[in-house]
RNA sequence: ACCUUAUCAAGAAAGGCAGAGGGAAAUGGCCCUGCGAAGCCUUAGCAACCAUCUUGUUCCACCAGACAAGAAAGGUGCUACAUCCAUCCUGGCUCAACACCAGGAAAGAUAAGUC
Numbered sequence: 001a002c003c004u005u006a007u008c009a010a011g012a013a014a015g016g017c018a019g020a021g022g023g024a025a026a027u028g029g030c031c032c033u034g035c036g037a038a039g040c041c042u043u044a045g046c047a048a049c050c051a052u053c054u055u056g057u058u059c060c061a062c063c064a065g066a067c068a069a070g071a072a073a074g075g076u077g078c079u080a081c082a083u084c085c086a087u088c089c090u091g092g093c094u095c096a097a098c099a100c101c102a103g104g105a106a107a108g109a110u111a112a113g114u115c
Stems, first nucleotide, its partner, number of pairs: 003113006013043005021032003027086003044079003049075002052071007083107001087105006
């Protein structure tokens, strides 16, 4: 970097340095931002994907494996609002269209795996 699978509900911030941007990408909208953005550091926290442990079920001679529940927090991740909106498809609404609403796709993020 590509691909596969799962999730995208909820949750959780202070300080220091820095100094103008930020919310993934281009543009537009909306929003945050000198009452201090990004980034870096420190400390704290959230969550529970993987690993670990316990219990139960299944399998079974046992182990291993699979599944479920729980504990804890080692590896990651995260700590404005929201995967912000837009594009495509379907449905609803409408005489129809726009707008709006709902679902999906695409794209993206994170984890695990694969190469």